[in-house]
RNA sequence: GGGGUAUUAACUCAGUUGGGAGAGUGCUACACUUGCAAUGUAGAAGUCAUCGGUUCAAGUCCGAUAUACUCCA
Numbered sequence: 001g002g003g004g005u006a007u008u009a010a011c012u013c014a015g016u017u018g019g020g021a022g023a024g025u026g027c028u029a030c031a032c033u034u035g036c037a038a039u040g041u042a043g044a045a046g047u048c049a050u051c052g053g054u055u056c057a058a059g060u061c062c063g064a065u066a067u068a069c070u071c072c073a
Base pairs, nucleotide, nucleotide: 001072002071003070004069005068006067007066010025011024012023013022019056027043028042029041030040031039049065050064051063052062053061
């Protein structure tokens, strides 16, 4: 220098064919307990890496950029 893959909640990750943004763990409150843990219920937490394009509509398609990993030279 070139090719490929990944980037979604604090963390680990789903999201399949373009139309509802989700799960587990963690966090907060309540219940339970003498208390803690465990368990149950409820809740908060998101610029879907950044910028632009296509589309009635983009996490999803296209381009550029950034970062990480990997292959080739």
Transfer RNA from a Lachnospiraceae bacterium, 73 nucleotides, folded computationally. It was read from a public genome assembly. Lineage of the source: Bacteria > Bacillati > Clostridia > Lachnospirales > Lachnospiraceae. Its Rfam family is "tRNA". The family's RNA type in Rfam is transfer RNA.